The prediction has a mean pLDDT of 75. This is a predicted structure of a 159-nucleotide RNA (Lysine riboswitch aptamer) from a bovine gut metagenome. The sequence is in RNAcentral, with records from MGnify.
RNA sequence: UGAUAGAGGCGCACGUUGUCAAGAGUAGUCGCAACAGAGGCAUAGGAUGCGGUAGCGAAAGGGACACGUGCCGAAGAUGGAAUAUAUCCUCAGUAUAUUCUUUCUGGGUCGGUAGAUAACAUCUAUCGAACUGUCGCAGAUUCUGCGGAGUGCUAUCAU
Numbered sequence: 001u002g003a004u005a006g007a008g009g010c011g012c013a014c015g016u017u018g019u020c021a022a023g024a025g026u027a028g029u030c031g032c033a034a035c036a037g038a039g040g041c042a043u044a045g046g047a048u049g050c051g052g053u054a055g056c057g058a059a060a061g062g063g064a065c066a067c068g069u070g071c072c073g074a075a076g077a078u079g080g081a082a083u084a085u086a087u088c089c090u091c092a093g094u095a096u097a098u099u100c101u102u103u104c105u106g107g108g109u110c111g112g113u114a115g116a117u118a119a120c121a122u123c124u125a126u127c128g129a130a131c132u133g134u135c136g137c138a139g140a141u142u143c144u145g146c147g148g149a150g151u152g153c154u155a156u157c158a159u
Stems, first nucleotide, its partner, number of pairs: 001158006009072001011071005017066004028056002030051004037091004075105003079101009106132002109129008134148006
């Protein structure tokens, strides 16, 4: 220098799988009406608004658990580019997914603040606290203190 194999632990991600809670007695179902960032269409068929609301009455995204799969930059996030899908049509915009690339983060837990969301669930960012794994330095008798970062660390093989 290269290849292979590993470790951290409430470890990470995925799932057209199954169950459950919530979404919600919400949207919608009824009547009327003008109308979207630009240009059209339409005239209640559709996003939207106003009213009514007796009765009937969802779903998606997201979540928890179980099971399965792939793994240890696992994965996550910011910026940029490209492609596809969604929308009443075209463009724009927005959202989602995939690929490439830049930068940052060792890991999980708890808490504060901000945002997303129906949500006190959950996710993201940031700050803090202790904990934990790894390496270095110093001291010690297997622990203590300080510091660094995963392009790291350990083991084996080859050069």